[in-house]
Context: one part of a larger RNA
RNA sequence: GAUGAACGCUAGCGGCAGGCCUAACACAUGCAAGUCGAGGGGUAGAGUUAGCUUGCUAACUUGAGACCGGCGCACGGGUGCGUAACGCGUAUGCAAUCUACCUUGUAGAGGGGGAUAGCCCGGAGAAAUUUGGAUUAAUACCCCAUAGUAUAAUAGAGUGGCAUCAUUUUAUUAUUAAAGUUCCAACGCUACAAGAUGAGCAUGCGUCCCAUUAGUUAGUUGGUGUGGUAACGGCGCACCAAGACGAUGAUGGGUAGGGGUCCUGAGAGGGAGAUCCCCCACACUGGUACUGAGACACGGACCAGACUCCUACGGGAGGCAGCAGUGAGGAAUAUUGGUCAAUGGACGCAAGUCUGAACCAGCCAUGCCGCGUGCAGGAAGAAGGCUCUAUGGGUUGUAAACUGCUUUUGUACGGGAAGAAAUUAUCCCUCGUGAGGGAGCUUGACGGUACCGUAAGAAUAAGGAUCGGCUAACUCCGUGCCAGCAGCCGCGGUAAUACGGAGGAUCCAAGCGUUAUCC
Numbered sequence: 001g002a003u004g005a006a007c008g009c010u011a012g013c014g015g016c017a018g019g020c021c022u023a024a025c026a027c028a029u030g031c032a033a034g035u036c037g038a039g040g041g042g043u044a045g046a047g048u049u050a051g052c053u054u055g056c057u058a059a060c061u062u063g064a065g066a067c068c069g070g071c072g073c074a075c076g077g078g079u080g081c082g083u084a085a086c087g088c089g090u091a092u093g094c095a096a097u098c099u100a101c102c103u104u105g106u107a108g109a110g111g112g113g114g115a116u117a118g119c120c121c122g123g124a125g126a127a128a129u130u131u132g133g134a135u136u137a138a139u140a141c142c143c144c145a146u147a148g149u150a151u152a153a154u155a156g157a158g159u160g161g162c163a164u165c166a167u168u169u170u171a172u173u174a175u176u177a178a179a180g181u182u183c184c185a186a187c188g189c190u191a192c193a194a195g196a197u198g199a200g201c202a203u204g205c206g207u208c209c210c211a212u213u214a215g216u217u218a219g220u221u222g223g224u225g226u227g228g229u230a231a232c233g234g235c236g237c238a239c240c241a242a243g244a245c246g247a248u249g250a251u252g253g254g255u256a257g258g259g260g261u262c263c264u265g266a267g268a269g270g271g272a273g274a275u276c277c278c279c280c281a282c283a284c285u286g287g288u289a290c291u292g293a294g295a296c297a298c299g300g301a302c303c304a305g306a307c308u309c310c311u312a313c314g315g316g317a318g319g320c321a322g323c324a325g326u327g328a329g330g331a332a333u334a335u336u337g338g339u340c341a342a343u344g345g346a347c348g349c350a351a352g353u354c355u356g357a358a359c360c361a362g363c364c365a366u367g368c369c370g371c372g373u374g375c376a377g378g379a380a381g382a383a384g385g386c387u388c389u390a391u392g393g394g395u396u397g398u399a400a401a402c403u404g405c406u407u408u409u410g411u412a413c414g415g416g417a418a419g420a421a422a423u424u425a426u427c428c429c430u431c432g433u434g435a436g437g438g439a440g441c442u443u444g445a446c447g448g449u450a451c452c453g454u455a456a457g458a459a460u461a462a463g464g465a466u467c468g469g470c471u472a473a474c475u476c477c478g479u480g481c482c483a484g485c486a487g488c489c490g491c492g493g494u495a496a497u498a499c500g501g502a503g504g505a506u507c508c509a510a511g512c513g514u515u516a517u518c519c
Stems, first nucleotide, its partner, number of pairs: 001518003005515005012371006018364002020329001025327003029324003034071003039068002045062008078282003087207008097199002102195007110144004120133005150175011180187002208254003215245003220242008257279004261272004284305005307318004335361001337360003343357001344355004374405004384396005411455005419446001426439006463508005468489003474503005484491002
């Protein structure tokens, strides 16, 4: 000098930040991922009308919740257990790769079929849940047709390179598509090509300590073949060979997420990896795959385990390292708050819905910064305190009283924001077939907050540590190697500037000291 700090004493305000470093310990409760009726069938309910048996039936309109289907749930948010590794950083490569939504371009969308949720009627169970029958729809599922710059095979030719090869082109054969809503427009659907974005893989270099760890390795190292993958590869398997790594530190053990950055320092270095950003890993513990463009998936599934809970004992349910909050641990770390107004995200043509992301508010001197606790005059140098060589002097001290002034702040009253740009119904203009511009309606959690004005009144606001030397600041009294102090040297045994108190002084100041850690 610094800190995600803690403790002691003290405390007026504001702005901006930060806030479980320990038990990746266990979790009550609420919320944190939904959305689309412009994909589908359609119910409960509500309303209107009619009929009459006056509480039922029929028709029409509207219409939740649930269900099928699509997209999203792989983002956003949390944590740092594991990991010494192509994990991360940096620089390359993929002639060994994939990419939903988005953009651009080319071409297309013909015909048919069978089911199944829901609804209805039953059954089992304490529950979670589950089962049988009948019936029905779709942008759900299936079949046929059509198609090439797609895929596969065969044959030929050209060009290029980086070794395997890449690429262009011709011919033949074979295989694979589609979905509608609405009838105004618009949004969708299928195939291929290109882009953008994201991801995967490989490689050079760098990346902690221990040699009181010296040898390690059998799918091990390589080859052939085959399987698998989006893709290369012992990635898996069969066979063959005997290799591969190591004092330039293999193997083993310990510790640890990495980086941008942060602290210190003139620098070189040394230390750290909180907040914010990028990457990685994980989601009660271990394993596995399914769906999907993407996961081996925090608030999905299955199995095993530990733990907790319900039970009618037959069987079931759960996962806060999301936001709050609880217990425990600890020196120690906050509210079971508000709003989707803005920014961003999901879905939707849109209106909009959802969003503990986010924006705000609450708590805490935890930090940094700013402001205030008055200003000017005022000597009888008042009283009181302390002190000395004591009828007196010194000091506290212009300090107070007293006089004048101001009102930051606080109090009262009044006014009062920016953050809002829009989207949308509708209308107009322009180019032109989907955009641009203008008009017009509406929208603020924070918040009656910030800020501004008026009024009265010095009114509402100072402490902590230290005073032997290092080190700025000294006297008196008490104590008497006691009580005690102390970072080091050291003080204290009767005149203690070092202990305790008082007066005075010094240094910082809404803080001041102590402790811990780093330079």

Source information
This is a predicted structure of a 519-nucleotide part of an RNA (small-subunit ribosomal RNA, 5' domain) from an uncultured bacterium. Model confidence (mean pLDDT): 84 of 100. The full RNA is in RNAcentral, with records from ENA and SILVA.